[in-house]
A computed fold for a 349-nucleotide part of an RNA from a metagenome, annotated as small-subunit ribosomal RNA, central domain. The full RNA is in RNAcentral, with records from SILVA. It matches the Rfam family "Bacterial small subunit ribosomal RNA". Model confidence (mean pLDDT): 87 of 100.
Context: one part of a larger RNA
RNA sequence: CUGGGCGUAAAGGGUGUGUAGGCGGUCUGCAAAGUCUGAUGUGAAAUCCCCGGGCUCAACCUGGGAACUGCGUUGGAUACUGGUAGGCUAGAGUACGUAAGAGGGGGGUGGAAUUCCACGUGUAGCAGUGAAAUGCGUAGAGAUGUGGAGGAACACCGAUGGCGAAGGCAACCCCCUGGGACGAUACUGACGCUGAGGCACGAAAGCGUGGGGAGCAAACAGGAUUAGAUACCCUGGUAGUCCACGCCCUAAACGAUGUCGACUAGUUGUUGGGGUUAUUAUGACCUCAGUAACGAAGCUAACGCAUGAAGUCGACCGCCUGGGGAGUACGGCCGCAAGGUUAAAACUC
Repeated sequence: CUGGGCGUAAAGGGUGUGUAGGCGGUCUGCAAAGUCUGAUGUGAAAUCCCCGGGCUCAACCUGGGAACUGCGUUGGAUACUGGUAGGCUAGAGUACGUAAGAGGGGGGUGGAAUUCCACGUGUAGCAGUGAAAUGCGUAGAGAUGUGGAGGAACACCGAUGGCGAAGGCAACCCCCUGGGACGAUACUGACGCUGAGGCACGAAAGCGUGGGGAGCAAACAGGAUUAGAUACCCUGGUAGUCCACGCCCUAAACGAUGUCGACUAGUUGUUGGGGUUAUUAUGACCUCAGUAACGAAGCUAACGCAUGAAGUCGACCGCCUGGGGAGUACGGCCGCAAGGUUAAAACUC
């Protein structure tokens, strides 16, 4: 460079936004850059190819032709691509209206439960396990009643449900705020798609500073188990889990399925919106957007996918190229560190 690929065999970037770049709806005119075509110049010779000739043949040498797929100049063509000018509304967007939602940030409030504290009642156990023991308790535990403190999480509703780009989001109320869906009209007039770098976001764990600390609980201690038991089980228990601010930037970050668009049988459930129709207790049908189950054609190595495609196509990006060595070493960049990212080779099968 090219081919074939990327749900599960190696392979979709964690997600978005967007720069360069690539690609781009419809109609008309112009010009003619790409494109096509004619002419002409050049494209050294040798080589390669074709037809001949010379060494007894061949290699080799040699004559002629073709070719040299290219480039320049010039005449023309104008469908397509690009350029330019002017339109259009089917893409995209704006305005208006309607309803839905754990979408995000901040503040406040609430009840159940656990733990702890105080006091009352009350007496010998409690707790725990396969069985035990460590542990707690006559200095009065556990149980029960009243009051109080504090932290964290929000039973039922709850769903095969909803929202969000992903990570993710769940008590209730208030404030601020993002996005999407649907409906009918009006408006803008291709303003679009993708997106190397860049930028932003990014579970958990971890890190820094300062708070907080009920429960849980790495580490740790003890009790068991066992041949041993640095475990599984039990009793404790510190970081942490929580909050603020600042880092880290990873994941089975998964639908293991990049984004956008077009097209290609149906059936059923469900969420949000709109419509038609009939009745009124209720419905039936159509349609748009989502989310699920099945299934035709087709696809697939099979499993399976199947209008939410893994079908049929287009645009753009990312990635793969036998196993191990290795997502490692070295170097660079980033980080307080932990480490992250980029990323080999020898050797070996």